A computed fold for an 89-nucleotide RNA from a Myxococcales bacterium, annotated as transfer RNA.
Its mean pLDDT, the model's own confidence on a scale to 100, is 81.
RNA sequence: GGAGAGGUGCCGGAGUCCGGUUGAACGGGCCUGAUUCGAAAUCAGGUGAAGGUGCAAGCCUUCCGUGGGUUCGAAUCCCACCCUCUCCG
Numbered sequence: 001g002g003a004g005a006g007g008u009g010c011c012g013g014a015g016u017c018c019g020g021u022u023g024a025a026c027g028g029g030c031c032u033g034a035u036u037c038g039a040a041a042u043c044a045g046g047u048g049a050a051g052g053u054g055c056a057a058g059c060c061u062u063c064c065g066u067g068g069g070u071u072c073g074a075a076u077c078c079c080a081c082c083c084u085c086u087c088c089g
Stems, first nucleotide, its partner, number of pairs: 001088007010028003020072001029047006048063006065081005
């Protein structure tokens, strides 16, 4: 230099085929509670970030590597770039 695969939340990881209550399943982790003398295990519930608003509860907006584009609507389609892995030279 060329080709292919990939980048999703604290971590792993589905969702891309066929765009549509998907901020996002599922598992782990973490928090709270139950159980226990106490723990482990088990069970139940909860758990992304930033900004705005509000006394609070809450509500609203944006975010799927980055920046654009298509579309009523994009994690999903198109373009460019960045990064990781594999192969070829």